[in-house]
RNA sequence: GCACGUGCUCCGGGGUCGGUGUAAUUCCGAGCCGGCGGUGACAGUCCGCGACCCGCACCUUGGUGCGGUUGACCUGGUGGAACUCCAGGACCGACGGUGAAAGUCCGGAUGGGAGGAAGCACGUCG
Numbered sequence: 001g002c003a004c005g006u007g008c009u010c011c012g013g014g015g016u017c018g019g020u021g022u023a024a025u026u027c028c029g030a031g032c033c034g035g036c037g038g039u040g041a042c043a044g045u046c047c048g049c050g051a052c053c054c055g056c057a058c059c060u061u062g063g064u065g066c067g068g069u070u071g072a073c074c075u076g077g078u079g080g081a082a083c084u085c086c087a088g089g090a091c092c093g094a095c096g097g098u099g100a101a102a103g104u105c106c107g108g109a110u111g112g113g114a115g116g117a118a119g120c121a122c123g124u125c126g
Stems, first nucleotide, its partner, number of pairs: 001125001003124007010116002016030004031104002033093002035049004044091002053068007073089005095107003
C1' cells in the first nucleotide's frame, strides 16, 4: 500500500399548510423527498443492483438458492464529450392498514440490503 482475504460496526428521505366535507396529512390547490454501482461530464426518469411481491427446490418455521414481475423526460444552451451540468417545462413512486382513495400518516422495519478511497481489527503478500 485507491494490494488480497476474513470478521465487526455503520449505511433512506419527505419532522407540511390551506380548501371542501359528517369524515381526507389519502380528494383539490400549493409544498416537500429521491438507496447503491456504472456511464468521454455530476442521473429519482439512461444501463444495472438491492428491498418489497410471486413461483419452484432444498432445509426446517425461519433461512438459502434459482427464476419472474417491478414507475417515470423532453426542449434549448454550453462543451471535444452531458436524456447526468445550466435554463425552462414535465413525469414517477411497491404491499397491508386507516368514518374518504396515501411517495409524505401508521405497519412489516430496533428488519433487510445493494454497495462502500465509511471506519476498525486480524491474517497473507509486496